[in-house]
Molecule: c-di-GMP-I-GGC riboswitch aptamer
Organism: Candidatus Sulfurimonas marisnigri
Parts: sequence; structure tokens; C1' cells
RNA sequence: UUAGAAAAAGCCAACCUUGUUGCGAAGCAAGCACGGAAAGUUAUGGGUCUUUUAUAGAUCGCCAGACUGCCUAGG
Repeated sequence: UUAGAAAAAGCCAACCUUGUUGCGAAGCAAGCACGGAAAGUUAUGGGUCUUUUAUAGAUCGCCAGACUGCCUAGG
């Protein structure tokens, strides 16, 4: 640096449930395990969603970009 998840060590955790924060989209914590090879971070571009329609918010497990990273194989 490219590819991959066969192996090995691991990691994350959809939906749902309970509690809690928020007008809301949704977030957080615990349980759970649909799945993921970056399902780590980032709201930078687009998309979608919310509302007090704004110089306002949400979503990265919607797509893309950027930064970072374990293991294996190749260069």
C1' cells in the first nucleotide's frame, strides 16, 4: 500500500423491551443479537426526517468523502 475475513484473538450491536432526556426527528443507559471487515470517529457534500421555518436541529447501521485502526495474504 492492495485485497480479504478462511483461521485466531477480539470489537461493534439492528429490531424490540425497560428507564431517562428532548416540542420533535432522535439521543443516552441496561438487557437482547438482525447483522457488520471499519456497523470506529467526523455533519464535509448529497439524501431522508423534525420543528420554533431558521445564520435551527436529527440521522454516519442511507450514499459518498476525510482521518484513524486489529488480524491474515500479496506487492